[in-house]
RNA sequence: UUCCCAUCCAGAAGCGCCUGAGAGACCUGGCUCAGCGACGGCGCGGCAACCGGCCCCUCAUUUCGGACACGGUGCUUAAGCCAGCCUGCGCGCCAACGAUGGCAG
Numbered sequence: 001u002u003c004c005c006a007u008c009c010a011g012a013a014g015c016g017c018c019u020g021a022g023a024g025a026c027c028u029g030g031c032u033c034a035g036c037g038a039c040g041g042c043g044c045g046g047c048a049a050c051c052g053g054c055c056c057c058u059c060a061u062u063u064c065g066g067a068c069a070c071g072g073u074g075c076u077u078a079a080g081c082c083a084g085c086c087u088g089c090g091c092g093c094c095a096a097c098g099a100u101g102g103c104a105g
Stems, first nucleotide, its partner, number of pairs: 001105002004102005014044005022033003027084004045076004050072003053068001054066002080097001088093001
């Protein structure tokens, strides 16, 4: 970086340092946060449980299930902030896009 699969209205708690202006993925309309330092980066702590490890089911594999949080990760906060952006629509859903994890290239 590409394809595919799964999840995305739950949870979390903050603190220290660096940076210094916008940020909330793109666009539009709103709405929030922000020099009382937002966003971003690093460290500690925390939350979670996708993968590995452990247990169970099985001839075996896979699937399902269970415990842990050791390792790889992710997140640490407005529902992917709300709506539109697509296809119908009464609702609820749904496409695409985006984010995270996993297999393969």
The prediction has a mean pLDDT of 84.
The RNA shown here (SAM riboswitch aptamer (S box leader)) has 105 nucleotides and comes from Deinococcus sp.
Rfam family: SAM riboswitch aptamer (S box leader). About the family: The SAM riboswitch is found upstream of a number of genes which code for proteins involved in methionine or cysteine biosynthesis in Gram-positive bacteria.
It was read from a public genome assembly, where an Rfam model found it.
The model forms 97% of the base pairs in the Rfam consensus.